This is a predicted structure of a 1507-nucleotide RNA (small-subunit ribosomal RNA) from a seawater metagenome.
It matches the Rfam family "Bacterial small subunit ribosomal RNA". Its family is annotated with ribosome and structural constituent of ribosome in the Gene Ontology.
The coordinates come from a structure-prediction model, not an experiment, and the mean pLDDT is 84.
RNA sequence: AGAGUUUGAUCCUGGCUCAGAACGAACGCUGGCGGCAUGCUUAACACAUGCAAGUCGAACGAGAAAGCACCUUCGGGUGUGAGUAGAGUGGCGCACGGGUGAGUAACGCGUAGGUAACCUGCCUCUUAGCGGGGGAUAACCAAGAGAAAUUUUGGCUAAUACCGCAUACGAAGCACGACAUGGGAAAAGUGCUUGAAAGAAUGCUUCGGCAUUUACUAAGAGAUGGGCCUGCGUAGCAUUAGCUUGUUGGUGGGGUAACGGCCUACCAAGGCGACGAUGCUUAGCUGGUCUGAGAGGAUGAUCAGCCACACUGGAACUGAGACACGGUCCAGACUCCUACGGGAGGCAGCAGUGGGGAAUAUUGCGCAAUGGGGGAAACCCUGACGCAGCAAUGCCGCGUGAGUGAGGAAGGCCUUCGGGUUGUAAAGCUCUGUCAGAUGGGAAGAACAAGUCUUGGUCUAAUAGGCCAUGGCCCUGACGGUACCAUCAAAGGAAGCACCGGCUAACUUCGUGCCAGCAGCCGCGGUAAUACGAAGGGUGCAAGCGUUGUUCGGAUUUACUGGGCGUAAAGCGCGCGCAGGCGGACUAAUAAGUCAGAUGUGAAAUCUCGGGGCUCAACCCCGAAACUGCGUCUGAAACUGUUGGUCUAGAGUUAUGGAGGGGAGAAGGGAAUUUCGCAUGUAGGGGUAAAAUCCGUAGAGAUGCGAAGGAACACCAGAGCCGAAGGGGCUUCUCUGGCCAUACACUGACGCUGAGGCGCGAAAGCGUGGGUAGCAAACAGGAUUAGAUACCCUGGUAGUCCACGCCGUAAACGAUGUGUACUAGAUAUUGGAGAUAUUGACUCUUCAGUGUCGUAGCUAACGCAAUAAGUACACCGCCUGGGAAGUACGGUCGCAAGACUAAAACUCAAAGGAAUUGACGGGGGCCCGCACAAGCGGUGGAUUAUGUGGUUUAAUUCGAAGCAACGCGCAGAACCUUACCUGGGCUUGAAAUCCCGAGAAGAUCGACCAAAAUUGAUUGUGCUCUUCGGAGAACUCGGUGACAGGCGCUGCAUGGCUGUCGUCAGCUCGUGUCGUGAGAUGUUGGGUUAAGUCUCGCAACGAGCGCAACCCCUAUCCUUAGUUGCCAGCAUUAAGUUGGGCACUCUAGGGAGACUGCCUGGGUUAACCAGGAGGAAGGUGGGGAUGACGUCAAGUCCUCAUGGCCCUUAUGUCCAGGGCUACACACGUAAUACAAUGGUGCAUACAAAGGGAAGCGACCUGGUGACAGUGAGCAAAUCUCAAAAAGUGCAUCUCAGUCCGGAUUGGAGUCUGCAACUCGACUCCAUGAAGUUGGAAUCGCUAGUAAUCGUAGAUCAGCACGCUACGGUGAAUACGUUCCCGGGCCUUGUACACACCGCCCGUCACACCAUGGGAGUUGAUCUUACCUGAAGCCGUGGCCCUAACUUCGGAGGGGAGCGUCUACGGUCGGAUCGAUGACUGGGGUGAAGUCGUAACAAGGUAGCCCU
Repeated sequence: AGAGUUUGAUCCUGGCUCAGAACGAACGCUGGCGGCAUGCUUAACACAUGCAAGUCGAACGAGAAAGCACCUUCGGGUGUGAGUAGAGUGGCGCACGGGUGAGUAACGCGUAGGUAACCUGCCUCUUAGCGGGGGAUAACCAAGAGAAAUUUUGGCUAAUACCGCAUACGAAGCACGACAUGGGAAAAGUGCUUGAAAGAAUGCUUCGGCAUUUACUAAGAGAUGGGCCUGCGUAGCAUUAGCUUGUUGGUGGGGUAACGGCCUACCAAGGCGACGAUGCUUAGCUGGUCUGAGAGGAUGAUCAGCCACACUGGAACUGAGACACGGUCCAGACUCCUACGGGAGGCAGCAGUGGGGAAUAUUGCGCAAUGGGGGAAACCCUGACGCAGCAAUGCCGCGUGAGUGAGGAAGGCCUUCGGGUUGUAAAGCUCUGUCAGAUGGGAAGAACAAGUCUUGGUCUAAUAGGCCAUGGCCCUGACGGUACCAUCAAAGGAAGCACCGGCUAACUUCGUGCCAGCAGCCGCGGUAAUACGAAGGGUGCAAGCGUUGUUCGGAUUUACUGGGCGUAAAGCGCGCGCAGGCGGACUAAUAAGUCAGAUGUGAAAUCUCGGGGCUCAACCCCGAAACUGCGUCUGAAACUGUUGGUCUAGAGUUAUGGAGGGGAGAAGGGAAUUUCGCAUGUAGGGGUAAAAUCCGUAGAGAUGCGAAGGAACACCAGAGCCGAAGGGGCUUCUCUGGCCAUACACUGACGCUGAGGCGCGAAAGCGUGGGUAGCAAACAGGAUUAGAUACCCUGGUAGUCCACGCCGUAAACGAUGUGUACUAGAUAUUGGAGAUAUUGACUCUUCAGUGUCGUAGCUAACGCAAUAAGUACACCGCCUGGGAAGUACGGUCGCAAGACUAAAACUCAAAGGAAUUGACGGGGGCCCGCACAAGCGGUGGAUUAUGUGGUUUAAUUCGAAGCAACGCGCAGAACCUUACCUGGGCUUGAAAUCCCGAGAAGAUCGACCAAAAUUGAUUGUGCUCUUCGGAGAACUCGGUGACAGGCGCUGCAUGGCUGUCGUCAGCUCGUGUCGUGAGAUGUUGGGUUAAGUCUCGCAACGAGCGCAACCCCUAUCCUUAGUUGCCAGCAUUAAGUUGGGCACUCUAGGGAGACUGCCUGGGUUAACCAGGAGGAAGGUGGGGAUGACGUCAAGUCCUCAUGGCCCUUAUGUCCAGGGCUACACACGUAAUACAAUGGUGCAUACAAAGGGAAGCGACCUGGUGACAGUGAGCAAAUCUCAAAAAGUGCAUCUCAGUCCGGAUUGGAGUCUGCAACUCGACUCCAUGAAGUUGGAAUCGCUAGUAAUCGUAGAUCAGCACGCUACGGUGAAUACGUUCCCGGGCCUUGUACACACCGCCCGUCACACCAUGGGAGUUGAUCUUACCUGAAGCCGUGGCCCUAACUUCGGAGGGGAGCGUCUACGGUCGGAUCGAUGACUGGGGUGAAGUCGUAACAAGGUAGCCCU
């Protein structure tokens, strides 16, 4: 410090998620030791048991028992125990310490102050005093009540208990009251009145007292601790906007330690609030803690300060202090005891129990230390505290060994089988001894106090005694025989957890097969998963590691530091304007803000820094700094504020001019539509893509004249004008707002913005009353359509218009708030003013508008750019992921419709902006192609053949599936092929390699069988080497296991090959340039071409793969060579048969030729195009081969190769037979036809290219024929297949199911072959089906082409209507590119990118989830009014009781009674918040439901906003 995630990719916006740190944590797995910390976050739920506050005999009276000893009359007594235990009166303490956080949004807390409005026990200091009396009472005794708790009566007694009296000051109260201070007091002084006390211990004693110490009383001062008051700070909600009657203030009175409505009576009507009152919800506050760079955010365990509480509510008493955790009274709930009459209790003290919960410890030891209470002290008490126990809960430290050790062991895992890895890891060898274990030693923490001794001081008459100080001695340890130290033995007892797709360090194998599962986000899993589970290996941390939860961070994602608002979320529709915020120039004063210095405070702890102590560290101690804050004092005066004075540049006033659809009202006008009347006139009109509804013979439409009525105002008219916006357009008049220019006379900052508030505000809509020509929601009809509640048509009502009143919204848009200033230009235009020299047209300057382009700058980009989206300032409004939702609830407004304000649950990981490249469009432009059109011939109808689907079957093997599967793989299934089925066999196998044994190999003859297989007999010995024993090579048989084998699966794991777009003209790269980038440019543009072909231009310049050319065939000529070819002339023959020749044809080698080269015209002087000449051929001459980057997960694992998986007496292999040839049917491709351009018969002419030895096979003979016999010639320019056919000539048939057509069937044969039944081809005779040119639809072809005619070849024993090749005859048509299909380029739109076979919307149906309404039901909280009214304080006066004092009258005290206040409780209502509720509303989510197709392209009716 960042990263992942929206997209095909990019930039931006924006959310979600991760990496970090932390925790009083919990859970999972694991667990050696120690130190230091920490440990009910939930039920302020209920609590058994024990302990947590007592102490003092030096305040007081009284006072046991057991035991022991002695005595005894045996009943007991005495002493001791013992002035002990226990209890009581009295004093002090119990208000501290300890716990908890329920309540509290508050002077509760924090901070800084005030108290001139107060108190303070114990402690310290100062002053003074401590006299003299009295009556009771508990304990105790006696008698009762009661189960108990407890209690009543009578009697005795003491005090530092209680009560008078005396005395008393600087105390308290009242009156008078000087000086000084202060905003208001206190108070010197004088007078009157009032208020105290207690002893105890020790020593001495002449027994009277005295002294010391201590206690006590009054007063003052201090210290400590508190009370009260104030400024500032300290949560959320405005869907809480008004609250308040003791309320705000005053006077009198009361009350308190004290001020005060704190309380009360009266008077006044105030007080608080948008700077957030009141209400509701939540919460103890702080020092601090966690996080963060900081600012901040979150938090308030442990420690420390403050507050509040003590079962719940109320109340007071005592006291210095409480309205009191371990006190009292009352009420309530709960628990316990009970003899049912009545009683007892309060762990939020320490342990502990139950319960709740994910979850939190021992019913421990000790007062040794520190601290506290009491005491003179010893001492007692102390669950405060010190320690121990439990818990990896956290932090820190240590260990689980170290060195050496390669046969790189074994085992595991992987493997390309070579090896690699685990891995120096282990073993082995050599060492060490921390921790744990054993044995022994063994601390510090202890200082006091008291006692005793010594010395000194002090009080005192005192050498008693007390007190103080110094030194010595004695004594005190829970932890704990702990820390620590020494010795012993032994590597011996001590490592796990998570992760390994990216983020994020770390990879392989197996299993699984969208299953099981994982997941923080993206996402993994559908048969090769580094993502699931396991293993091996690795990475990280380590006595821990992960997970979950929470907080901060990252998040500049609430932005003070430090964000935004044209299109991403976001400018109010517009103005006026109160409050508020901000505000021109000069000058003076002031000192509130501001700045500086000083000072007080900011508790300690914590954090930071520097030291120190535990072996280190954690931890602890010391010191410093810091605590960014607040208060006080002093100073400065620039800026802001305030006050005074002045100015004119902002703002306004005035004068003179100006433009304008600015607003309101009134009057007037013409054109047009419609309707009505009359007239002319006749059959249609209207409407549409086409129609129909509709109007019209009852006279329409058309035309003419006239009339009525309403609405809107052509041309001018403009990118122009006005207005704040909405908006405003015929003419005239009346009233009226704003704006501009010039002048510079006047005022003198009067200004800007503007939360609330007020006003205006299109259309639609609403109310009342008018009006209604046209148009036109709703509605009706006609069309369209699968449907058509639409688009189109014919009608048509609200409405549109007017007046008045509502509504208050729009995509109310420049999607751009208002104001001011500044920052290059160019150009157009509107309204003014000025200048040039007079006008005009121009030109220039300037002010105010309205547009376009553009520099800098800004922007994510698009774009904006003086009319800013630039640079700044002032103020307002608004935003914070998408959906739910601008919805629900609540409130306000409205007649209603609805508007404004405005959430949450739940759900998703995106939603979005701009731009890019593609693809697509029922977008546009240009262009091409047998794409259409123009033609010729077909297919689709028939029969047959063939392939496919389907069906059938034991099997009908498998593959191919729109074009681009279907006469395709198959260039040829009777067996074989063959992969399929049935049956019979084999198991190292039919074929391969290795090993062992035997034998050469081989040949012949049997048995069984359907065959394969099985089995028997006979024969036979070769080659090489040899030490003559044998060994070896090849081959055969048998055996063993390694292995073979598989047309089994996956073409979606692959190679190779192929199809297709498409022989379409495209596809890219380097460098440069542009852009933040994806990308662009080049490759676009003007021309041109078959072509990204060429040319010109151009931020591009070049290049590559494609195009073209180079290659082959063909068309012309030349040359070379003439056998098997040829024959002009010569000879010869039946015949180029032969001699001869090589001129010609031909053959096959080499060359030439064609290049827009030439001419004319066009074109940009180009490329190129049109025409022409010449030429065998002319504009790539014709044909072929050649197929760019890529697309289709296209096809093929059954050609071959190959990963993985599967089978292994079978999915391998051998054999026989069957099947692939089935047959209600459907489709594709062909063949043959339907006839006269024909059929048949006879005669007759002309090819090319091929094949041939297990072959082609001539001639001849036989057969009607297929063919047979014989076998000349030929490994071929020689022989042969071989006859070419259409054609031509002649003859016949004469339009018919025929002399067309030939299917089918019967019979007889031929050939091939082991074999012709399933299941071959051919021949002959006979038979003679459908079919008379083919619906919708659809295919091929542009010239030697279509059409037509035959020939050959591959495969092949045989089988060809298929395929491939060859030649013969040989057309028609193309105006043209509107349309269909496909393609190319440019451009445009896009919500598509799996790319339109895309995307996507809504209802309905189903499941689940949360939520609103809901007759109600139920609970909690708060509350007005009323009733009741415990305890208690206070008040009250009649009654009752009464020891202290008494002047005998009383005073004083107590009790019940009554009254005010009031807790709990009760009643009728109200408000708020929950829970639940038949039914109901919408919403969300959910791989393959229904209906349509609304949106995205002109989305097929442009879309969207309001109504």